Predicted 3D model of RNase P RNA and transfer RNA as a complex of 462 nucleotides.
Model confidence (mean pLDDT): 76 of 100.
Rfam match: Bacterial RNase P class A.
RNA sequence: GGAGACAACCAGGCGAUCGCCGGCUUGUCAACAGGACAAGCGGGAGGAAAGUCCGGGCUCCGCAGGGCAGGAUGGUCCUUAACAAGGACCGGGGGCGACCCCAGGGACAGUGCCACAGAGAGCAGACCGCCUUGAAGUGCCCAGGCAUUUCGAGGUAAGGGUGAAAGGGUGAGGUAAGAGCUCACCAGUGCCGGUGGUGACAUCGGCAGCUUGGUAAACCCCAUCCGGAGCAAGACCGAAUAGAGGAGUGUUUGAGAGCGGCCCGCUCGAGACUCCUGGGUCAGGUCGCUUGAGGCUGACGGCAACGUCGGUCCUAGAGGAAUGAUCGCCGCCCCGUCAGGGCAACCAAAGCGGGGAACAGAACCCGGCUUACGGCUCUCUCCGGCC
RNA sequence: GUCCCUAUCGUCUAGCCUGGCCCAGGACACCGGCCUUUCACGCCGGCGACGGGGGUUCGAAUCCCCCUGGGGACG
Numbered sequence: 001g002g003a004g005a006c007a008a009c010c011a012g013g014c015g016a017u018c019g020c021c022g023g024c025u026u027g028u029c030a031a032c033a034g035g036a037c038a039a040g041c042g043g044g045a046g047g048a049a050a051g052u053c054c055g056g057g058c059u060c061c062g063c064a065g066g067g068c069a070g071g072a073u074g075g076u077c078c079u080u081a082a083c084a085a086g087g088a089c090c091g092g093g094g095g096c097g098a099c100c101c102c103a104g105g106g107a108c109a110g111u112g113c114c115a116c117a118g119a120g121a122g123c124a125g126a127c128c129g130c131c132u133u134g135a136a137g138u139g140c141c142c143a144g145g146c147a148u149u150u151c152g153a154g155g156u157a158a159g160g161g162u163g164a165a166a167g168g169g170u171g172a173g174g175u176a177a178g179a180g181c182u183c184a185c186c187a188g189u190g191c192c193g194g195u196g197g198u199g200a201c202a203u204c205g206g207c208a209g210c211u212u213g214g215u216a217a218a219c220c221c222c223a224u225c226c227g228g229a230g231c232a233a234g235a236c237c238g239a240a241u242a243g244a245g246g247a248g249u250g251u252u253u254g255a256g257a258g259c260g261g262c263c264c265g266c267u268c269g270a271g272a273c274u275c276c277u278g279g280g281u282c283a284g285g286u287c288g289c290u291u292g293a294g295g296c297u298g299a300c301g302g303c304a305a306c307g308u309c310g311g312u313c314c315u316a317g318a319g320g321a322a323u324g325a326u327c328g329c330c331g332c333c334c335c336g337u338c339a340g341g342g343c344a345a346c347c348a349a350a351g352c353g354g355g356g357a358a359c360a361g362a363a364c365c366c367g368g369c370u371u372a373c374g375g376c377u378c379u380c381u382c383c384g385g386c387c
Numbered sequence: 388g389u390c391c392c393u394a395u396c397g398u399c400u401a402g403c404c405u406g407g408c409c410c411a412g413g414a415c416a417c418c419g420g421c422c423u424u425u426c427a428c429g430c431c432g433g434c435g436a437c438g439g440g441g442g443u444u445c446g447a448a449u450c451c452c453c454c455u456g457g458g459g460a461c462g
Base pairs, nucleotide, nucleotide: 001383002382003381004380005379007377009375010374012330013329014328015327016326017325018324020044021043023041024040025039026038027037028036029035046359050370051369053368054367055366056365057364058230059229060228061227065264066263067262068261070226071225072224073223074222075089076088077087078086079085090104091102092101093100094099105221106220110219111218112215113214114213127160128159129156130155131154132153133152134151135150136149137148138147139146140145141144168186169185170184171183172182173181187211189208190207191206192205193204194203195202196201234287235286236285237284244277245276246275247274248273249272256268257267258266294313295312296311297310298309299308300307301306332356333355334354335353336352337351340347341346388461389460390459391458392457393456394455397415398414399413400412407445417433418432419431420430421429438454439453440452441451442450
């Protein structure tokens, strides 16, 4: 100098002028009303406020009951209110490396699929090859064999070839030729035992059969978890109107409602209920609403995520909805110029000139994930050059 | 704000559930040729797409995840 890896941080600052939103206080006008106007004081977006992908709080559905269906998760241990989040570790994979990635249970419970190619794709398979043998033909030589060709019967998974994938690998024995057929070593699986670890697992020894594909982000099986809806939840107060038309069902052998995909169970149940169409009423008011699993900081425990204790701070809560604009100074980044450095390519301080500053916008509230995006810094890795 | 649905040639669609014969089929449109005096009709041929990225798998339009675009419902 180049190429990367990882972690943390910031989201320009100050001042002046003019505005916007809601809060409090005071004054004036009104007095029917938490009314109108003015002044002052203090407050006013984010790391993602976004996507709404997970989880929880909160609220209602009588309790949140049983079963089926459905959905989610899937190494182990821990953290947490909870999670598909996070931490540490185990196993596998990628990278020269720093480091990164993994939906990482089960394929001897069952079923399905594996196109094309290929002989054969699942308790496999004989196309070429190799070997044995029958018949026929040809050649050779001391009529009995040898060699070879064609057709047929059989053996063989070593070799060739196909494929993403062809039922361990190497060597020796063995055989007509071969084959875990047998043996040695290696790899792998299962079982038993020892050691270490909470555990996933690691490691050592022995035995077995010699080896019994892949796919579960295919159906499925196993284990664990999940009741439904969402602040337009829901509560209170007013205002308005007509309980209009049509279709259907039912009255104890019970429709329907609570009850949300179904069934059971429970409760209510005839002065009926359901659906559709059409209409009325305020672009009604108040609460929910922001102090919360909260932020900052210190000590202690823990490898860490995190937890416990103490101190300190209060920081938007509106309606389709504000948080802005201009100017000045300073700071940041980029480009040009340039003292200087270097053999050179090139690098360049201060000053001066020019330009730039992203993604984006709270709507009940939190914890995560994902996506968008500007800048800066610490540490580390690899490569090249010089000393 | 909350909750759902959907995306394939220029347009309308089939294939997706159950992955392969799909470098994706059809209709209309477009282009070229034939027919006709010419146009239209008709016949023949052609062009033309899986919204984007990642994963699972031997293999993805199809299965899974994340984005992007479009549409719908509500007190």